[in-house]
About this RNA:
RNAcentral holds the sequence, with entries from ENA. The RNA shown here (Bacterial RNase P class A) has 394 nucleotides and comes from Rubrimonas sp. It is recorded under the gene name rnpB.
RNA sequence: GCGGACGGUCGGAUGGCCGCGCUGCGCCGCGAGGCGCGGUGAGGAAAGUCCGGGCUCCACGGAGACGCGGCGCCGGGUAACGCCCGGCCGGGGAAGGGCCGUGGGAAACCAUGGGCCGAACCCGAGGGACAGCGCCACAGAGAACCAGACCGCCCGAGGCUUCGGCUUCGGGCAAGGGUGAAACGGUGGGGUAAGAGCCCACCGCGCCCCCGGCGACGGGGGCGGCAUGGCAAGCCCCGCCGGGAGCAAGAUCGUGUAGGGACCGCGCAUCGGGCGUCUCCGCCCGGCGGUCCGGGUUGAUCGCGCGAAUCCGCCGGCGACGGCGGAUCCAGAUGAAUGGCCAUCCAUGCGCUUCGGCGCGGGACAGAACCCGGCUUACAGACCGUCCGCACCU
Numbered sequence: 001g002c003g004g005a006c007g008g009u010c011g012g013a014u015g016g017c018c019g020c021g022c023u024g025c026g027c028c029g030c031g032a033g034g035c036g037c038g039g040u041g042a043g044g045a046a047a048g049u050c051c052g053g054g055c056u057c058c059a060c061g062g063a064g065a066c067g068c069g070g071c072g073c074c075g076g077g078u079a080a081c082g083c084c085c086g087g088c089c090g091g092g093g094a095a096g097g098g099c100c101g102u103g104g105g106a107a108a109c110c111a112u113g114g115g116c117c118g119a120a121c122c123c124g125a126g127g128g129a130c131a132g133c134g135c136c137a138c139a140g141a142g143a144a145c146c147a148g149a150c151c152g153c154c155c156g157a158g159g160c161u162u163c164g165g166c167u168u169c170g171g172g173c174a175a176g177g178g179u180g181a182a183a184c185g186g187u188g189g190g191g192u193a194a195g196a197g198c199c200c201a202c203c204g205c206g207c208c209c210c211c212g213g214c215g216a217c218g219g220g221g222g223c224g225g226c227a228u229g230g231c232a233a234g235c236c237c238c239g240c241c242g243g244g245a246g247c248a249a250g251a252u253c254g255u256g257u258a259g260g261g262a263c264c265g266c267g268c269a270u271c272g273g274g275c276g277u278c279u280c281c282g283c284c285c286g287g288c289g290g291u292c293c294g295g296g297u298u299g300a301u302c303g304c305g306c307g308a309a310u311c312c313g314c315c316g317g318c319g320a321c322g323g324c325g326g327a328u329c330c331a332g333a334u335g336a337a338u339g340g341c342c343a344u345c346c347a348u349g350c351g352c353u354u355c356g357g358c359g360c361g362g363g364a365c366a367g368a369a370c371c372c373g374g375c376u377u378a379c380a381g382a383c384c385g386u387c388c389g390c391a392c393c394u
Base pairs, nucleotide, nucleotide: 001390002389003388004387005386006385007384008383009382010381012345013344014343015342016341017340018339020041021040022039023038024037025036026035027034028033043365047376048375050374051373052372053371054370055246056245057244058243068242069241070240071239072238073087074086075085076084077083088126089124090123091122092121097117098116099115100114101112102111103110104109127237128236132235133234134231135230136229150177151176152173153172154171155170156169157168158167159166160165185203186202187201188200189199190198204226205224206223207222208221209220210219211218212217250302251301252300253299260293261292262291263290264289265288266287271286272285273284274283275282309328310327311326312325313324314323315322316321346363348361349360350359351358352357
C1' cells in the first nucleotide's frame, strides 16, 4: 500500500428559576400539619420475562427404582446456569500463496484452474447410527441392499446396406452422460474387447500398535483393497441435573357496618320452625342488651434498599476470574415522583457566506416497581483499540 476480520467506552455538559417523590435539621402548632434551609432522585439496556440463583410461603421421615422435563465435545471459572474463558473437532472463509496434476517448452518458465493444504475471523441442539425400531418426499432405471442398464460402451451370431452404418437376439460393463440433498471412495497410471480396487502410487476410510496431551484429540508406523450412506430437532440408548408457587410471595396492626361463635342478664311461647307424613306427647331452635373470642375486606406499616455492592490500587492467572488493602453509600414510588422553561457551550443536519462566521432545525433507543448473575432484542451519533493474509521498501 492492497484486501479481510473483530472488540471496547460514552451515549449531551454547566448554571439559574419553577414544580414533584424520598429524606436530614431547625422553627411554629395541643394535634393534624405548616414554614424555612439543605441532601438525594432511571438505564446500558430499567425492555422481552428466555435461563440460573437469593428471599418468602406451601408440601415433604430416609434411601432407591420407575415415569416426566431439561441439559450434552474437553478442561476450567462461578453461589448457580442452557452463561463466560481457554482449547479440540467439523463446516465456511483467499484477491493472493504453497503442493500435486494436466497442456506447452531443451530448460528457466508459462498457461490451466482439475484436486489438496492454508489466516484472522464466523457458524455448529457438537454424546451414541456395528443395542434395536422407524423414515429418506419430488425427480430418477435404481434410495440402503453386497442397489441400479434410461442414454451409453464392448464382444459374439443373424439380417439389411447407398459400405458411412442400421437393426434383432444372446452376453459383458458401473468408465462417461442424465436425475437428485444424497447414486456404494477420489485423482492419475497400468490393464482390458470394453470396463471395474482388477492391479499400483498418493490422498481418504477402518482396525491394531507406539508416541505426545489432565482431556477432547493430534502425530507416526503397520495391516486391510475397503458394499455396510443420512436423519437421534422421530422413537430410543448412555451420562448429569431437577419438589411446587411466586413480593398480588409473606408478616403485623386493624375503626365502623354486615355476618359467625362462647358466656352472662332480661324477656317469652296459649305463637312460629325442625325432628318423613297425620294426631297426641316429648325434645331442640327463636327476641333484646352487654362482654369476650375468632376470621379478615378497604386501609396502614413492614418485607424494601449494606449488597454474590461500586470505584481505585497491588498480587496470582494466557483468560473467564480469584485474593488482599483502601475509599464510598448510590432511587425506593404504590394511580405510582424522576418534569418544564431560559442562558451559554458541545457534537450534528440544512441554507447563506465577504471563509471570520450567521440563521434555522433538532439530541438515538427507551423509562425502575423484591433483588442479583446472564442471554436476547432496540439504539442517532461520537471516540478509542486490536488481529490476519499478500506485495513492496528500509

Its mean pLDDT, the model's own confidence on a scale to 100, is 76. Rfam family: Bacterial RNase P class A. The family's RNA type in Rfam is ribozyme. The source organism's lineage runs through Bacteria, Alphaproteobacteria, Rhodobacterales, Paracoccaceae and Rubrimonas.